């Protein structure tokens, strides 16, 4: 100075001699939950045993392995071991829906595809109720280039 992100910006009191900086209270503006009619969900068959939910972009899958559950077949023999099928769940790799470096487009590049949270409960939802305003990182200039368009 700039990036991701809702995470800015102000006012009053109170801590310090003063800024600054810190608590505690308000305000704006930005975000996120909860929560009526109406509407949507409420049906049936198979398997499996694994609650559901919500912020985020962070979801889906391919493969290989650990453990755990279930069916089957073996073999010892009385309760163990293998062997194949499914499902749960973790770890590892390789996609990937998706996102972010511009406010739009093309074209190229580089990079994320986490993480928590709530506590058996929540669809949407008007009044009306609650909470959040953190926290990571980059740079002193050579991954950008072109158009369009605003101030």
């Nucleotide at each position: 100075c700039g990036c991701c992100g809702a995470a800015u910006c102000u006012c009053c009191g109170g801590g310090u001699g003063c800024c600054g900086c810190c608590c505690g209270g308000g305000g704006a503006g930005c975000c996120g939950g909860g929560g009526a009619c109406c509407c949507a969900c409420c049906g049936u068959a198979u398997c499996c045993c694994c609650g559901g939910g919500g912020u985020g972009a962070a979801u889906c899958g391919g493969c290989g392995g650990g453990c755990c559950c279930c069916g089957c077949c073996c073999g010892g023999c009385c309760c163990c071991g293998g062997g194949c099928g499914g499902g749960g769940u973790c770890c590892g790799c390789c996609g990937u829906a998706g996102g972010g470096c511009u406010c739009c487009u093309c074209c190229g590049g580089c990079c994320c595809g986490a993480a928590c949270c709530c506590g058996u409960c929540a669809g949407c939802u008007a009044a009306c109720c609650c909470g959040g305003c953190a926290g990571g990182c980059g740079g002193c200039g050579a991954a950008g280039g072109a158009g369009a368009g605003g101030a």

c-di-AMP riboswitch aptamer (ydaO/yuaA leader) from a soil metagenome, 151 nucleotides, folded computationally. Its Rfam family is "c-di-AMP riboswitch aptamer (ydaO/yuaA leader)". On this family, see Barrick et al., Proc Natl Acad Sci U S A 2004: "New RNA motifs suggest an expanded scope for riboswitches in bacterial genetic control". About the family: This family represents a conserved RNA structure found upstream of the ydaO and yuaA genes in Bacillus subtilis and related genes in other bacteria. The ydaO/yuaA element is thought to act as a genetic 'off' switch for the ydaO and yuaA genes in its native state. It is believed that the element may be triggered during osmotic shock leading to activation of ydaO, a predicted amino acid transporter gene, and members of the yuaA-yubG operon which code for KtrA and KtrB K+ transporters. The coordinates come from a structure-prediction model, not an experiment, and the mean pLDDT is 77.